[in-house]
RNA sequence: CGCGGUGUAGCGCAGCGGUAGCGCGCUGGCCUCAUGGGCCAGAGGUCGCCGGUUCGAGUCCGGCCACCGCCA
Numbered sequence: 001c002g003c004g005g006u007g008u009a010g011c012g013c014a015g016c017g018g019u020a021g022c023g024c025g026c027u028g029g030c031c032u033c034a035u036g037g038g039c040c041a042g043a044g045g046u047c048g049c050c051g052g053u054u055c056g057a058g059u060c061c062g063g064c065c066a067c068c069g070c071c072a
Base pairs, nucleotide, nucleotide: 002070003069004068005067006066007065010024011023012022013021018055026042027041028040029039030038031037048064049063050062051061052060
């Protein structure tokens, strides 16, 4: 250089083109003498970046960036 995969909340990950979610964590409340634990509620996202297609893009297309792997 060539090929493939991955990039989504603090972390680990889902997400048939139609409101961005789950678990853990975090915050608040309740139960408990209290720790731990349980229950309820909430906050937190420019979906790696830039363009394109589309009425509509996390998703499809192109280019770039980072990481992981394959071949020589």
Transfer RNA from Nocardia sp. CA-128927, 72 nucleotides, folded computationally. Rfam family: tRNA. It is annotated as a transfer RNA. Gene Ontology term of the family: triplet codon-amino acid adaptor activity. The source organism's lineage runs through Bacteria, Actinomycetota, Mycobacteriales, Nocardiaceae and Nocardia. The RNAcentral record of the sequence draws on ENA. Model confidence (mean pLDDT): 82 of 100.